[in-house]
Context: one part of a larger RNA
RNA sequence: CUGGGCGUAAAGGGUCCGUAGGUGGCUCUGUAAGUUAGAUGUGAAAGCUUAAGGCUCAACCUUAAAAUUGCAUCUAAAACUGCAGAGCUAGAGUCCAGGAGAGGUUGGCGGAAUUCCCGGUGUAGCGGUGAAAUGCGUAGAUAUCGGGAGGAACACCAGUGGCGUAAGCGGCCAACUAGCCUGGAACUGACAUUGAGGGACGAAAGCGUGGGUAGCGAACCGGAUUAGAUACCCGGGUAGUCCACGCCCUAAACGAUGGAUGCUAGGUGUGGGGAUGUAAAUCUCCGUGCCGCAGCAAACGCAUUAAGCAUCCCGCCUGGGGAGUACGGUCGCAAGGCUGAAACUC
Numbered sequence: 001c002u003g004g005g006c007g008u009a010a011a012g013g014g015u016c017c018g019u020a021g022g023u024g025g026c027u028c029u030g031u032a033a034g035u036u037a038g039a040u041g042u043g044a045a046a047g048c049u050u051a052a053g054g055c056u057c058a059a060c061c062u063u064a065a066a067a068u069u070g071c072a073u074c075u076a077a078a079a080c081u082g083c084a085g086a087g088c089u090a091g092a093g094u095c096c097a098g099g100a101g102a103g104g105u106u107g108g109c110g111g112a113a114u115u116c117c118c119g120g121u122g123u124a125g126c127g128g129u130g131a132a133a134u135g136c137g138u139a140g141a142u143a144u145c146g147g148g149a150g151g152a153a154c155a156c157c158a159g160u161g162g163c164g165u166a167a168g169c170g171g172c173c174a175a176c177u178a179g180c181c182u183g184g185a186a187c188u189g190a191c192a193u194u195g196a197g198g199g200a201c202g203a204a205a206g207c208g209u210g211g212g213u214a215g216c217g218a219a220c221c222g223g224a225u226u227a228g229a230u231a232c233c234c235g236g237g238u239a240g241u242c243c244a245c246g247c248c249c250u251a252a253a254c255g256a257u258g259g260a261u262g263c264u265a266g267g268u269g270u271g272g273g274g275a276u277g278u279a280a281a282u283c284u285c286c287g288u289g290c291c292g293c294a295g296c297a298a299a300c301g302c303a304u305u306a307a308g309c310a311u312c313c314c315g316c317c318u319g320g321g322g323a324g325u326a327c328g329g330u331c332g333c334a335a336g337g338c339u340g341a342a343a344c345u346c
Stems, first nucleotide, its partner, number of pairs: 003318004007300002012314001014201004021194003025088007033081002035077008049065006091191001092188003095184005103177007110154001115149007125136002162169002206247006215241002220236004258313006266291011295302002319346003328339004
């Protein structure tokens, strides 16, 4: 390479949009590039293979055939693919009428709690732990009542509930804004799907500039524990956590399961619609769970939300260590990211 694979053995890109490319619905007509058939030419000889023959046999040699699966030209066929044209509506999209939602951005508002400040009451403790100590407190703490300041997060509702492509999203209200679902079937008429490069988004931590800082809290400082204790426990506490703008671009970014389409028993919850029905209920579409048949699987398990049966496209794997390292390239302010070996060794 061919092949075989990618939930857990090595292997699905963090996610989406989309360029090239690949692949692509139904009907008709044409064409004949692919395709198929035939003919001709060519495909050197030797060799290989087959048959026959010659050296006493064999090796060896000779003759003939076959083969040379290819290429070119011509002729024919028109099912399939392509191409050109015409049409269709089942894919896709638009439109109309309803619907649900922590989807996003911005602004405003609210209550509980912690901390701090002021004042009242009040007096000797409080706090903390396995036990303590450091710490706080007679300059009046803890507790309790009233008032105030400020920051961050939104108890209950809350739910294998909802929304979002993923990351993620949760007090209330408003404005702006995106997608989705159901019903109708008016419009377009294959406009689709995947997607190398590319672009955008991307938790936390981290970085830059400016602001903010209640609580928490790397580092750091104390107190304990211990043989030691650069920890676990306790008292403090800076960066950070928050906001604006700009970077970083990673993750057990997980369903460890790429996307699309079709097909393949059911049962039972739950969220959002629709149809029938007086109701009970039944049917139906979309989502989200559990159980389970066929089938699959090394097993575990998966099973209409497939890891089943198929088609298309992309990404990736190919023994362990060395190593996600070195070198080079590229991106970044840096930290570092992306790409990514070999020697050697088992």

Annotation:
This is a predicted structure of a 346-nucleotide part of an RNA (small-subunit ribosomal RNA, central domain) from an uncultured bacterium. It matches the Rfam family "Bacterial small subunit ribosomal RNA". The coordinates come from a structure-prediction model, not an experiment, and the mean pLDDT is 89. The full RNA is in RNAcentral, with records from ENA, Greengenes and SILVA.